[in-house]
C1' cells in the first nucleotide's frame, strides 16, 4: 500500500429576517363571588431521532375478569450468566462455513407411534445384475483303480474291447438345492467407514485405526472435554404430525378519572281540576297530556392521566463481558388538527471538471449534503440512510 473481519462514534456549525408550539415573568383589553380566568402582545427560556419508523417480541402503568385442576390453543427449547421482563444482551460448548481475523445455528427427543413422492429387488426389510461351488442332488466328459470278456503268455503278468438298469477314486463343466451381501445399479438415504488378515465366495469373522454407542476414571458450576475397558453397531427426516420439559387470563392512553352545557329524554315531588283524551255512559275517583320546582346518567366542550424516569452526562469501584453498586452533577418536547419550520449569508464535508504531464497541495467553476419526524413511557429486535471519524485484529506485497 492493497484486501478483508470485529467493536464504538457522528450524521452538520456560525450569524441575521420571518414564523410556530410548551413554560415563566409583564403591559394592555374584557369578564369576575376579587380568589382568578379569557384574549391579545413583549422580553426570558426549551423545543426530535439513531433510527423517533415497522409496531414484531417483552415489561411498566390503566381498566375489566379471576375458587382448584385438567384438556384444548399460543409460544420457546445447548450451558451459565444479566435483566423488571424477554424469542433480547454477555461469555461459554458442540455442529457447519472460511487461509485466516472471524462469521452463521428453531441446537430437546428418531430403540412410543404415524407418515415420507420418485426411482430402484428391496426403505428394518431385500437379492436385479454380480460372486462362489466348500457340502447334498442330477447330467456329463477326461483320468486312475478294480470287475466281466477274449487273445498271447504262462510261476507272478501283458494287451485288446466292454463296464448301457449295476462298482470305487480324483479332476472339471452344467443346472438344482443353496451360500453371500464384496463390487455394480437405483435414491437424499442401502444397516458404520478404511486397511490388513481370513474365506469355496464374503462378511466386525477376526485385528489395528477412527465414529458411534454402554460402563468407567479424571477435568469442568455446566453444556462438555479427555483416557481406559466392552460388546461389535440398533437407518435419516421432528423447519410433517407427534411425545417430553417450561411460559402464557383480556384489552388497551380512543386505557381510565373528573368537571360538565344548550336541546331532547327518564325519576321524584308539588300544583291544577280550567281544558282535552281516556277507564262502555252518569258521579265520585284514577291515568295521560300541561305547569313549577329538584334529583340522576350519557353528548359536545374542558380538566387530569402527560412526562423525574428500570433517565442522561462524568468520576470511582466490582465483573472477561453483558451489567451491577455508589458518589457528583444536568432537568432534556408535550401538541390534540396535532408545533419544532421556511428564506438569505459565510464555513465545513463530499464527487467531478479546469489550471496541469503524474501524484499531493491550492485556486475556480458546477453538482451534492441522506434516511426520516415524537403522541402513555421504557428495554430490546427488524428495516431505511448522503457522507465520515476512532480503536483493536486478520491476509498478501514492497522497503529498512
Nucleotide at each position: 500500500c492493497c484486501a478483508g473481519g470485529c467493536c464504538g462514534c457522528c450524521g452538520g456549525g456560525c450569524g441575521g429576517c420571518c414564523g410556530c408550539g410548551g413554560c415563566g415573568c409583564g403591559a394592555c383589553g374584557g369578564c369576575u363571588u376579587c380568589g382568578g380566568u379569557c384574549g391579545c402582545u413583549g422580553c426570558g427560556u426549551c423545543g426530535a431521532g439513531g433510527a423517533a419508523a415497522g409496531u414484531c417480541c417483552g415489561g411498566g402503568c390503566u381498566c375489566c375478569g379471576c375458587g382448584g385442576g385438567a384438556c384444548a390453543g399460543g409460544g420457546c427449547g445447548c450451558u451459565g450468566g444479566g435483566u423488571a421482563a424477554c424469542u433480547c444482551c454477555c461469555a461459554g460448548g458442540c455442529a457447519g462455513g472460511g487461509c485466516g481475523a472471524c462469521c452463521u445455528g428453531a441446537c430437546g427427543g428418531a430403540a412410543a407411534g404415524c407418515g415420507c413422492a420418485c426411482a430402484g429387488a428391496a426403505a428394518c426389510a431385500c437379492a436385479c445384475c454380480g460372486c462362489c461351488a466348500a457340502c447334498c442332488c442330477g447330467a456329463u466328459g477326461c483320468c486312475g483303480c478294480g470287475c466281466c470278456u477274449c487273445g498271447c503268455g504262462u510261476u507272478u503278468g501283458c494287451g485288446a474291447a466292454g463296464u448301457g438298469c449295476g462298482g470305487c477314486g480324483g479332476c472339471g463343466u452344467c443346472g438344482g438345492c443353496g451360500g453371500c451381501a464384496a463390487g455394480g445399479g437405483u435414491g437424499a438415504g442401502a444397516u458404520g467407514g478404511u486397511g490388513c488378515g481370513g474365506u469355496a465366495a464374503g462378511a466386525g469373522c477376526g485385528c489395528a485405526c477412527c465414529a458411534g454407542c454402554g460402563g468407567u476414571c479424571g477435568g469442568g458450576u455446566g453444556a462438555c472435554c479427555g483416557g481406559c475397558c466392552g460388546g461389535c453397531u440398533g437407518a435419516g427426516c421432528a423447519a410433517g404430525c407427534c411425545c417430553c420439559g417450561c411460559c402464557c387470563g383480556g384489552a388497551g392512553c380512543a386505557a381510565g378519572a373528573c368537571c360538565a352545557a344548550a336541546u331532547a329524554g327518564g325519576g321524584a315531588g308539588g300544583c291544577g281540576u280550567c281544558g282535552g283524551c281516556u277507564c262502555g255512559u252518569c258521579c265520585c275517583g284514577g291515568g295521560c297530556c300541561g305547569c313549577c320546582u329538584c334529583c340522576g346518567g350519557g353528548u359536545a366542550g374542558g380538566u387530569c392521566g402527560c412526562u423525574c424516569g428500570a433517565g442522561g452526562c462524568g468520576g470511582c469501584g466490582g465483573g472477561u463481558a453483558a451489567c451491577c453498586g455508589u458518589c457528583g452533577u444536568c432537568c432534556c418536547a408535550g401538541a390534540u388538527g396535532g408545533a419544532u419550520g421556511g428564506c438569505c449569508g459565510c464555513c465545513g464535508c463530499c464527487c467531478g471538471a479546469u489550471g496541469c504531464g503524474c501524484a499531493a497541495c491550492c485556486a475556480u467553476c458546477g453538482g451534492g449534503u441522506a434516511c426520516a419526524g415524537a403522541a402513555c413511557c421504557c428495554g430490546g429486535c427488524u428495516u431505511a440512510c448522503a457522507g465520515g471519524c476512532g480503536g483493536c485484529c486478520u491476509g498478501g506485497c514492497g522497503u529498512c
The RNA shown here (Bacterial RNase P class A) has 400 nucleotides and comes from a Dehalococcoidia bacterium. Its mean pLDDT, the model's own confidence on a scale to 100, is 76. It matches the Rfam family "Bacterial RNase P class A". By type it is a ribozyme. Taxonomically the source falls in Dehalococcoidia (Bacteria, Bacillati, Chloroflexota).